[in-house]
RNA sequence: GCCGAUGUAGCUCAGUGGUAGAGCAGCGGUAUCGUAAACCGCUGGUCGUCGGUUCGACUCCGACCAUCGGCU
Numbered sequence: 001g002c003c004g005a006u007g008u009a010g011c012u013c014a015g016u017g018g019u020a021g022a023g024c025a026g027c028g029g030u031a032u033c034g035u036a037a038a039c040c041g042c043u044g045g046u047c048g049u050c051g052g053u054u055c056g057a058c059u060c061c062g063a064c065c066a067u068c069g070g071c072u
Base pairs, nucleotide, nucleotide: 001071002070003069004068005067006066007065010024011023012022013021018055026042027041028040029039030038048064049063050062051061052060
């Protein structure tokens, strides 16, 4: 230099055009003599950035950024 993959909650990841979710973590509660495990509930997101397409974009298209891999 060229090619490809990935980027979504604090962490690990779903979500292939129509209300953004799960587990873990965190907070509160139930229970216990008490702690942990368990059970119930809650909080937490400008979906990497900027544009484009569309009535409507996490989703499709382009550029850029970051990480990883391959080729030279």
About this RNA: Predicted 3D model of a 72-nucleotide RNA (transfer RNA) from Opitutaceae bacterium TAV4. The prediction has a mean pLDDT of 83. The RNAcentral record of the sequence draws on Rfam.